[in-house]
RNA sequence: GGGGGUGUAGCUCAGCUGGCUAGAGUACUUGAAUGGCAUUCAAGGGGUCACGGGUUCGACUCCCGUCACCUCCA
Numbered sequence: 001g002g003g004g005g006u007g008u009a010g011c012u013c014a015g016c017u018g019g020c021u022a023g024a025g026u027a028c029u030u031g032a033a034u035g036g037c038a039u040u041c042a043a044g045g046g047g048u049c050a051c052g053g054g055u056u057c058g059a060c061u062c063c064c065g066u067c068a069c070c071u072c073c074a
Base pairs, nucleotide, nucleotide: 001073002072003071004070005069006068007067010026011025012024013023019057028044029043030042031041032040033039050066051065052064053063054062
């Protein structure tokens, strides 16, 4: 330098066939059960969907560029 892949909640990830309010587990906060802890149950907060631009009535999803990481080739 070139090819491929990944980037979504604090962490691990799903969603990518364009359309309902962006989700699960775990962690965190609050409440209930218990004398307390642990644990269980319920509720809640937390996201620029890596960044910028384009297409579209509408983009996490499609197109282009950039950045970071992984891998292969030279």

Predicted 3D model of a 74-nucleotide RNA (transfer RNA) from Alkalispirochaeta americana. It matches the Rfam family "tRNA". The family's RNA type in Rfam is transfer RNA. Lineage of the source: Bacteria > Pseudomonadati > Spirochaetota > Spirochaetaceae > Alkalispirochaeta.